[in-house]
Predicted 3D model of a 1501-nucleotide RNA (small-subunit ribosomal RNA) from a metagenome.
């Protein structure tokens, strides 16, 4: 510190996701040990049960009992008494505590809490200091008797008693009040000091000693003296209480809100200020700087987390508040409206004898529930604290310990060193290895932990007791009181931690392993089971699913889940944006805000400097230090960005004076202008009316139709109406703020511009909230209504057409008034100011040069177009900024769901503003690339169309396929690019199918064992295979003569062999096809952030990226071309089997001989054509090249083969070979016979023959290439009508043979007809191949004699030796040819052209496509299912208002009843209690609203 995910690939926007670290967790698996912490987060839900606040006899009065020991009585095991138990335990008055400690977090959005202030407005029990006192007296009451009542609980009556309980009284101040003085301080409110003078107000005593003083006189007493308590008054510490300033969640679909409410007066209250509470008086008070209401929450220090800012959080431990079943009071007290107190109401519970009662774990255990979940009803006060004692002690679930939980941090182990036959064994393999693996064993060694044995700590030091000592009171060596020191006593945890001895023995799991992410194979499964955090795996070769083997990664844990922050600059103070990714409000005007020109002075409020306090401890940092180390603990500093006081500075900002002109505004002259609003005027136009002329059409359209029109329309004059727009100029021209604005004249008005001056003095910018003004369309009222025209009607198109098109036609359209308030209201760009090269158009006004209206230079304002530098993802923007800044408002945060739903407002309604969630995706989305694709655009090409010749598609019949039969009709091929295709040739065999017979290491290979040569012959038996039986035959090589080898046969074990079984979509390798299309790349360079681009685009040209010019391109590759062959003209060279022109011989007659190399031919080797010459077009000049010409056998790549770039198509082929995986193994192998591939209703492709006279038949007669021939082609002759046979010269081939070429010529004959055309199809008879010709071949001869007279839509071939038509030949082959291959004879028609169909190239646009238009992808509707909104209604919660009743209890009245203290000449009096009553009052009850939540038929979405 980043990474994956939108795309074919790119950048950007932008969201989803991961890796971290965390956690009071929970869960799955797994588990050794220890230290330190942590441990209902959920029901502030209900509790069995014990525990948790008591204490003090030194305040008081009362006082057991068990028990012991003495005595007495006597039934010797009982009674009494006395003593000690014991002034003791329980109880009770009284004191002090019970308001700390401990839980909890339910309310609380608040002076609650956090900071820092103030009380001059305040209290403070205990404790410290300092003063001063503590005299002297009176009723009472509970314990306790005695006695009634009750079931308890408890409660009354009479007695009787004591206190540091409770009451008067006496002094009393330097207390506090009132009176009034002077003095200081002052915020002029006050407040302090200090005279004085009045009034008010107190106590309690216990313990120990002592007899110096006094008194009885023994020694006590009074006193005296320590302690201690008790009054008061001060001062201090502590803790409490009000009060302010700032801070302290969301929601505005919560905008007003309040009557004790604001605030004054007087009173009460209070420890204190206060409307805190009464009464009166005024009406105020609070609120966009969010009152009020709603919802949610305890706050903090701190912890998690971040670099930090900030985000989350508020367990444990610390401060603080707040409650203790629910509400509601108040008593008591120094403090409470009280967690273990007391009173009412409610609700729940338990006891009851039904009359009445008891209770409150959110204290520590525990218990039930609820919940993913969260511990023992332990020990101990030893230690730290805490309350009570004067003190031992008591009491303390506070607290120290211990047990449970790997809940979490921290540590420690499970062994180290050596050890290769790389052991066995597991996984895999290309069968050689490999790998777990030094890993194991085996040797040598430690000894942590766990067990076992022996050993042992610190945590304890006070108190308190004793001994010694100083000191102080004091007569005092008593005695207390303080201090020193010495010695004793205390340990739950615990026989715990540590220490030492034995012994390698006891002991490693979890998750992952496709990328993010570190780690790869195997098997099993087949979109199934499944996985998944995101992308996304799985359809038969899964690193992703399940196992295994390996391997990674952390460890007594590991994973998963679930929350936080990080990452996320994804709310952006630091740190973000808004032209097209979401995002500038339509637009102005303008209040609060917010921001502000130049000098002065002041002030010092923000600002900056410094000291001061403050910022608890803990806990983060950082330095030490202690548990072996760590965690953890102690000590110390730091820090704590902060508040407040205060002293300073005054450059910025602010306030308040003063002044200035340049922003701003105001005058003065002046030109432009579709600015706006009223009035009146104009002319063409359209339509209607009248009337003329005129006569069948008009209108409309792609084409009609509907319409209209002989009742006279279209057309045309002429006249009149009535409405609405305003040509031409007209122009990225003007005007406006924006919507908008266009005839003309007037008339009111508004802005902006320019140019001198002068005047104001900063008066400005911006702009929530308001508010104005806003196209078109739409509402309402009335007018108007020529034109156009939603709806609507008709006519056409159309499969349909509620539609584009026509014909008509109503609201609108115009006016006047109101109302709507929205638009792609766009420049998709917010307003204002300043700064930042420029060229160039144009509108307005000024200057200046000029004779000039021209022009030309310049300034202001405006409005365009290119561009620099900057910016930007790019596209682009670019002084009219999207640049650099400032100051201001308004907007956005991922698609959808939705600009919807509810709530408000607003509107006459249509709507319109202000706006979510539920719930669903992983993307949506800009911008630019490179392709594909357009019923987009330019360019070109191609038998692509056109122009033309002939076919097919119709007969018949060959041949394939497809379907259908079939036991089977084997597979494969399937748009073009499957179909006379694999198949260059199925009768058996081929043969892979099918049925029946047989084989099982095999039909075939290697390797081992035993026999035998090998290899013939014959016979039986069957359809063969095969199966038995007889027989011949004993070779080769080497020999130690026993045997070995080689090759072969036969039998025999396993290894193995075989598979035309599947997977062409695992694959090679061959092959089609776009296509002989001209195009596809690459390096360096150069442009871009990049995909990429450029080159390769462009002019021009060409078959061609062919060439050439231009160019940030310059090269080069593969392709094209050209080298290869074949032909087509020729030279040379050789001359046989070929030739034959001279010469010679022969012959009816033929190169037959001789001879010849001239010629034709054969077949080597050359030459030959380059746009080479000429002229002319050709670009801006020169080119390339084109045209035409001349030579020439041939002329512009002369014709044809061969060759086929990157690449597509999962095209084809596992059945040509090879091949991975799978599969089958007496069979999916193998042999055998027979059958099938030949089937037939039919559909199809490809051809053959024809339908004739340019033919048909019949006789004659002419010319070829090229090819094949030895299990071969076969000549001459003879047989047969003939296919053919019989025979066999010759020939292994320029020699010999197949071999007769045929259209075609020359006669002759048929005469347009199903024929003298056509031959199919059938009967007969034969040939020939062949082991065989039924199934199922070819061919001959007789006879027969089908359909079919030129063939719909539709379609296919061809541009010259081609088409079209004729025959030859050869492969395959025993035989089979209409096919395929290939040869030559005869031998045309036509291309204007490139509009159209189809392919095809290249530039250019467009795009939401990229599986690429056979693409994407819309909305209805069917089913089911999810969420939400309305929905007759209904059930709950929660709260206002108004009213009813009204507990307890405070606080007034009243108080005839009752009645210690004090007064009192004793009647009473003062004081008081009960009781009634007013009042505030909490639960309840009615009524009537509001907010919210579950249910609901149905109906939107």
């Nucleotide at each position: 510190a980043g990474a994956g995910u939108u795309u074919g690939a790119u950048c950007c926007u932008g969201g989803c996701u991961c890796a971290g670290a965390a956690u009071g967790a929970a869960c799955g698996c797994u588990g050794g040990c220890g230290g330190c912490g942590u441990g209902c987060u959920u029901a502030a839900c209900a509790c069995a049960u014990g525990c948790a606040a008591g204490u003090c006899g030194c305040a008081c009065g009362a006082g057991a009992a068990c028990g012991c020991u003495u005595u007495a009585g006597c039934u010797u095991g009982c009674u009494a008494a006395a003593g000690c138990a014991a002034g003791u335990a329980a109880a009770g008055u009284g004191g002090c505590g019970c308001a700390c400690g401990g839980g909890u977090g339910a309310g609380u959005a608040a002076c609650g809490c956090g900071u820092g202030g103030g009380c001059a407005a305040u209290c403070u029990a205990c404790c410290u200091c300092c003063g001063a006192a503590u005299c002297g007296g009176g009723g009472a009451u509970a314990a306790c008797a005695u006695u009634g009542c009750g079931a308890a609980a408890g409660c009354g009556a009479u007695g009787c008693u004591a206190a540091u309980a409770c009451c008067g009284g006496a002094u009393g101040a330097c207390a506090u009040c009132c009176u009034g003085a002077a003095g200081g301080c002052u915020u002029u409110g006050g407040u302090u000091u200090u005279a004085a003078g009045g009034a008010u107000c107190a106590a309690a005593g216990g313990u120990g000693g002592c007899c110096u003083c006094u008194a009885c006189a023994a020694g006590u007493a009074a006193g005296c003296u320590a302690c201690u308590g008790u009054u008061u008054g001060g001062a201090g510490a502590u803790g409490a209480g009000c009060c302010c300033g700032c801070g302290u969640a969301c929601c505005a679909u919560u905008a007003g809100c309040u009557u004790g409410u604001u605030g004054g007066u007087a009173g009460g209250g209070u420890a204190a200020c206060g409307g805190c509470c009464u009464a009166c008086c005024a009406a105020g008070g609070c609120g966009a700087c969010g009152a009020u209401g709603g919802u949610u929450a305890g706050c903090u220090g701190g912890u998690c987390u971040g670099a930090g800012a900030g985000g989350a959080u508020g367990a444990u431990c610390a401060g603080c508040c707040a409650c203790a079943c629910u509400g509601g009071a108040a008593c008591u007290g120094a403090c409470a409206c009280a967690c273990g107190g007391u009173c009412c109401a409610g609700a729940c519970u338990c006891c009851u004898a039904c009359g009445g009662g008891a209770g409150g774990c959110a204290g520590c255990a525990g218990u039930g529930a609820g919940g993913a979940a969260u511990u023992u009803u332990g020990c101990g006060c030893a230690a730290u604290g805490g309350g009570g004692g004067a003190a031992a002690c008591c009491c303390u679930g506070a607290c120290g310990c211990a047990g449970c939980a790997a809940c979490g941090c921290c540590g420690c182990g499970u062994g180290a060193g050596u050890g290769a036959u790389g052991a066995a064994g597991g996984c895999u393999u290309u069968c050689g290895g490999g790998u777990c693996g030094u890993a194991a064993a085996g040797c040598u060694c430690u000894g942590u932990c766990a067990a076992g044995u022996g050993g042992g700590a610190a945590g304890a030091a006070a108190c308190c007791a004793c001994g010694a000592g100083g000191u102080g009171a004091u007569a005092a060596u008593a005695u207390c009181g303080c201090u020193u020191u010495g010695u004793g006593c205390u340990g739950a945890c615990g026989g715990u931690a540590c220490c030492a001895c034995u012994g390698a023995a006891g002991g490693a799991u979890c998750a992952c392993c496709g990328g993010c992410u570190a780690a790869c194979u195997c098997c099993g499964u087949g979109c199934c089971a499944g996985c998944a955090g995101c992308c996304g795996c799985g359809g038969u070769a899964a690193u992703a699913c399940g196992g295994g083997g390996g391997g990674u990664g952390c460890a007594a844990g590991c994973g998963u889940u679930a929350u936080u922050c990080g990452g996320a600059a994804u709310c952006a103070u630091u740190g973000g944006g808004c032209g097209u990714a979401a995002a500038g409000g339509g637009c102005g005007c303008g209040u609060a805000g917010g921001c502000g020109g130049u000098u002065u002075g002041u002030u010092a409020a923000g600002u900056c400097a410094g000291a001061u306090g403050u910022g608890a401890a803990a806990g983060c940092c950082c330095g030490g230090g202690g548990c072996u180390c760590a965690a953890c603990c102690c000590c110390g500093g730091a820090a704590g960005u902060g508040c407040a006081u205060u002293u300073g500075a005054u450059a910025c900002u602010g306030g308040c004076g003063g002044a200035c002109u340049u922003g701003a505004g105001u005058a003065u002259g002046g030109g432009a202008g579709a600015g706006g609003g009223a009035a009146g005027u104009g002319g063409a136009a359209u339509u209607c009316c009248u009337g003329g002329u005129g006569u069948a059409g008009a209108g409309g359209u792609g084409a009609a139709a509907u319409u209209c029109g002989u009742a006279g329309a279209u057309a045309u004059c002429a006249g009149g109406a009535g409405g609405a727009a305003c040509a031409c100029c007209g122009g990225u021209g003007g005007c406006g703020a924006a919507g908008g604005c266009g005839a003309c004249u007037u008339c009111c008005u508004g802005g902006a511009c320019c140019a001198a001056u002068a005047c104001u003095g900063a008066c400005g910018c911006u702009a929530a909230a308001u508010u104005g003004c806003g196209a078109a369309g739409g509402u309402g009222u009335g007018g108007g209504u020529a034109u156009c025209a939603a709806a609507c009607a008709g006519g056409a198109u159309u499969a349909g057409a509620u539609a584009c098109c026509c014909u008509g036609g109503u609201a609108g359209u115009c006016c006047a008034c109101a109302c709507a308030g929205u638009a792609a209201a766009c420049g998709a760009u917010a307003u204002g100011c300043a700064c930042u090269a420029g060229a160039u158009g144009u509108u307005g006004g000024g200057g200046g040069a000029g004779a000039g209206a021209a022009u030309c230079c310049u300034u202001c304002a405006g409005u365009g177009u290119c561009g620099c530098a900057g910016c930007u993802a790019a596209c682009g923007c670019g002084u009219u900024a999207a640049g650099u800044g400032c100051a201001u408002c308004g907007c956005c945060u991922g698609g959808g769901g939705a600009g919807u739903a509810c709530g408000g407002u607003c509107g006459c309604a249509a709507g319109a503003u202000u706006a979510a969630a539920a719930c669903u995706c992983a993307a949506a989305g800009g911008a630019a690339u490179u392709g594909a694709c357009g019923g987009g655009g330019g360019c070109c090409c191609g038998c692509a169309c056109a122009a033309g010749c002939g076919g097919u598609g119709g007969a018949g019949c060959a041949u394939g396929u497809g379907g259908u039969u079939u036991a089977a009709u084997u597979c494969g091929a399937u748009g073009c690019a499957a179909c006379g295709c694999g198949a260059a040739g199925a009768a058996c065999c081929u043969u892979a199918c099918c049925u029946g017979g047989g084989c099982u290491u095999g039909a075939c290979a290697u390797c081992c064992c035993a026999a035998g040569a090998a290899c013939g012959a014959u016979c039986c038996a069957g359809a063969g295979a095969u199966g038995g039986a007889u027989u011949g035959g004993u070779g080769c090589c080497c020999c130690u003569c026993g045997g070995g080898g080689a090759a072969c046969u036969u039998g025999g074990u396993g290894a193995c062999a075989g598979g035309u079984g599947c997977u062409g979509c695992a694959u090679g390798g061959c092959u089609g096809u776009c296509g002989u299309c001209a195009g596809c790349u690459c390096g360096u360079g150069u442009c871009g952030u990049g995909a990429g681009a450029u080159g390769u685009u462009g002019g021009g040209u060409u078959a061609a990226g062919u060439c050439c010019c231009g160019c940030a391109a310059c090269g080069a590759g593969c392709g094209c071309a050209a080298c290869c062959c074949c032909u087509a003209u020729u030279u040379c060279u050789a001359g046989u089997u070929g030739c034959u022109a001279a010469c010679g011989c022969g012959u009816a007659a033929u190169g037959g001989c001789g001879a010849g190399g001239a010629c034709u031919c054969u077949a080597g080797a050359g030459a030959g054509a380059c746009u080479g010459c000429c002229a002319g077009u050709g670009u801006a000049a020169u080119a390339a090249a084109c045209u035409g010409g001349a030579g020439g056998a041939a002329g512009g790549u002369g014709g044809g083969g061969a060759c086929g770039a990157c690449g597509u198509c999962a095209a084809g082929u596992c059945a040509u070979c090879a091949u991975g995986g799978u599969c089958c193994u007496u069979a999916u192998g193998u042999c055998c016979a027979g059958g099938g591939c030949u089937a037939c209703a039919c559909a199809c492709g490809u051809g053959c023959u024809a339908c004739a006279a340019u033919g048909g038949u019949c006789g004659g007669u002419a010319c070829a290439g090229a090819g094949g021939g030895a299990a071969g082609c076969a000549a001459u002759a003879c047989u047969g009508u003939g296919a053919a046979g019989u025979g066999g010269a010759g020939c292994c081939a320029a020699u010999c043979u197949c071999a007769g070429a045929a259209a075609g010529c020359c006669g002759a004959u048929c005469u347009c007809a199903g024929u003298u055309c056509g031959g199919a199809u059938u009967g007969g008879a034969g040939u020939c191949u062949g082991c065989a010709a039924c199934u199922c071949g070819a061919c001959u001869c007789c006879a027969u004699g089908a359909a079919g007279u030129u063939a719909g839509a539709a379609u296919c071939g061809c541009u010259a030796g081609u088409a079209a038509u004729c025959g030859c030949g050869u492969g395959u082959c025993a035989g089979c040819a209409u096919a395929a291959c290939g040869c030559g004879g005869u031998g045309a028609a036509u291309a204007c052209g490139u509009u159209c169909c189809c392919g095809g190239g290249c530039c250019u646009u467009g795009u939401a496509c990229a599986c690429a238009c056979c693409g994407c992808c819309c909305g209805u509707c069917a089913a089911g299912u999810c969420a939400g909104c309305c929905g007759a209604g209904u059930u709950g919660a929660u709260u206002g208002c108004a009213c009813c009743c009204g507990a307890a209890g405070g606080a007034g009245g009243u108080g005839a009843g009752c009645g210690a203290a004090c007064c009192g000449u004793a009647a009473g009096g003062g004081g008081g209690c009960a009781g009634c009553u007013u009042u505030c009052g909490a639960a309840g009850g009615u009524g009537u609203g509001a907010u919210u939540a579950g249910c609901g038929a149905g109906g939107c979405g």
Its Rfam family is "Bacterial small subunit ribosomal RNA". Gene Ontology terms of the family: structural constituent of ribosome and ribosome. The sequence is in RNAcentral, with records from SILVA.